[in-house]
Context: one part of a larger RNA
RNA sequence: GGCGUUUGGCGGAUGCCUUGGCGCAUGGAGGCGAUGAAGGACGUGGCACGCUGCGAUAAGCCCCGGGGAGCCGUGAGCAGGCUUUGAUCCGGGGAUCUCCGAAUGGGGAAACCCAUCCAUUUAUGGAUAUCCCGAUCUGAAUACAUAGGGUCGGGAGGCGAACCCGGCGAACUGAAACAUCUCAGUAGCCGGAGGAAAGGACAUCAACAGAGACUCCCCUAGUAGUGGCGAGCGAACGGGGACCAGGCCAGUGCCGAUCGGAAGCGAACCGGAAUCUUCUGGAAAGUCGGACCAUAGCGGGUGACAGUCCCGUACGGGUCAGUGACCGAUCGGACUUGAGUAGGGCGGGGCACGUGAAACCCUGUCUGAACAUGGGGGGACCACCCUCCAAGCCUAAGUACUCCCAUGCGACCGAUAGUGAACAAGUACCGUGAGGGAAAGGUGAAAAGCACCCCGAUGAGGGGAGUGAAAGAGACCUGAAACCGAACGCCU
Repeated sequence: GGCGUUUGGCGGAUGCCUUGGCGCAUGGAGGCGAUGAAGGACGUGGCACGCUGCGAUAAGCCCCGGGGAGCCGUGAGCAGGCUUUGAUCCGGGGAUCUCCGAAUGGGGAAACCCAUCCAUUUAUGGAUAUCCCGAUCUGAAUACAUAGGGUCGGGAGGCGAACCCGGCGAACUGAAACAUCUCAGUAGCCGGAGGAAAGGACAUCAACAGAGACUCCCCUAGUAGUGGCGAGCGAACGGGGACCAGGCCAGUGCCGAUCGGAAGCGAACCGGAAUCUUCUGGAAAGUCGGACCAUAGCGGGUGACAGUCCCGUACGGGUCAGUGACCGAUCGGACUUGAGUAGGGCGGGGCACGUGAAACCCUGUCUGAACAUGGGGGGACCACCCUCCAAGCCUAAGUACUCCCAUGCGACCGAUAGUGAACAAGUACCGUGAGGGAAAGGUGAAAAGCACCCCGAUGAGGGGAGUGAAAGAGACCUGAAACCGAACGCCU
């Protein structure tokens, strides 16, 4: 030095576990904000670092309801307190609520700086942004006026996951290159709204028979079409379903708001059945034997596997705030049947339809009717025929979505998985910044967390002793391999 056996170290795989995730279903909720939001800064505890809570009344104050013996968050410690005169805690309502932030008196490098006016007692309270609407007072050049200005009243502003409507609107890509085309009216940006939005009560379809608002789904159908007739794009009629609702323009009506009443729903929470023994064991829920309940044998916990030990579960009760079918009252709104409209020319856009034979819809521009004895449509256009009545307004349900709440479920994950995050996680750390972004779970049933002694530096670490079922569970479950030792055997 090699090999083998044994025994350790290091290491943290594996097994088991789950506080956390992921997905879905049903129901709820679908908004918050100048009465100052979302989100923060700074404070706040006897001692107080993070988190949580709260706001100078600062882990809290008041009231009502629930509850019934312990409590002063996580958090274990010391000190000091509270509580059957009902605390802590849970639900509901209220008070307080620094500073920044739409941030709104002015400024500003957010959480800071600096004002004016009014009231009033040192000190404090209130007002003072902008835009829009309404009222009113003023008021230039400029006579009347108007612009402008002041005051009062009302409203708006900002945030929020997706869903919705509208405006603007790509490119990569595909066409095996590429330009029309496609990707796609997608992504992105902007505006606006609601719990849904949009649409909606035929100037619609149909075809000589008729249907009867709108929305959504299944078929029709990858059909008819469209298309450098390439790549591709792609209907409708009709049928079957979901849902169903019609109204108004001067009035017995409709729509909206507010107020009152109201069945029902609805908080914390309350009641809620039934088991004993033997054996093994540290521990019984396991085992043996016997019994009971069940509208409850879902689930979780308890020293191993519990219907009958605990929390619960079925079932029943409870109703605050709120919601609320429906009923009633008050107030408000809608304006005379729709002309610079229909139609036409030019240029575009939308329709599955790329200008095509291209109807229909929208309109930048130029034009421009009729008035129910009228007008639109039936895919160029004309006639007959059929059908409907534009240029005013509103409208529930069926449909879409899930930041959020509750309940339940899973041939979903089980710590390199599952969210990035089971842990002080959008933390530490990186970056000027936009932004990027980790690692890290497990003693034990119970801390019973090793009193005391010894070695050692008043260490680290270890040896005894003690606890414990186990310490080869001691900072921790199990503890694989790589890697590093030691002992012994053999070989060199």
Predicted 3D model of a 492-nucleotide part of an RNA (large-subunit ribosomal RNA, domain I) from Rhizobiales bacterium NRL2. Its Rfam family is "Bacterial large subunit ribosomal RNA". Rfam links the family to the GO terms structural constituent of ribosome and ribosome. Lineage of the source: Bacteria > Pseudomonadati > Pseudomonadota > Alphaproteobacteria > Hyphomicrobiales. RNAcentral holds the full RNA, with entries from ENA and SILVA.